Notes: Predicted 3D model of a 75-nucleotide RNA (transfer RNA) from a Candidatus Micrarchaeota archaeon. The source organism's lineage runs through Archaea, Nanobdellati and Microcaldota. Its mean pLDDT, the model's own confidence on a scale to 100, is 81.
Order: sequence, then C1' cells, then structure tokens
RNA sequence: GGGCCCGUAGCUCAGCUUGGAUAGAGCGACAGACUUCUAAUCUGAAGGUCACGGGUUCAAAUCCCGUCGGGCCCG
Repeated sequence: GGGCCCGUAGCUCAGCUUGGAUAGAGCGACAGACUUCUAAUCUGAAGGUCACGGGUUCAAAUCCCGUCGGGCCCG
C1' cells in the first nucleotide's frame, strides 16, 4: 500500500440482508421490597451524537461516499 470483517447503553451483544411504530436484551451500577445484616430473589426507574462527517430519501442504526479506530489476510 491492497482486500475482507467489525465499531449500537458502563460491559457483552441483537437489530443492518429486505429503510418505516418510541432503538432493544442480558449483565452491571442505582433506588425500593424481602432479610437481624449481607448474599440470593423480586420490583422500579435511569442510562444512547447507533464511531465521525457528508450524500440519497417523505423517512437512515440500516443504502452510498469519505475519514478515524480495531482485528485478520496479502504484498
């Protein structure tokens, strides 16, 4: 330098193929219930520039282009 894959909540990931309802799950943390206390269990609410910029579109996490970062392969 070239090719492929990945980047979504604090962490691990789904959703992307085939654009459309308010962006989700588990875990964690927080509050409450229970308990003598803790753990476990149950309940609740919170937490997101969907890596970044631009484009297409009535509408973009999803499609297109570029950039950044990570992984693998080739030279």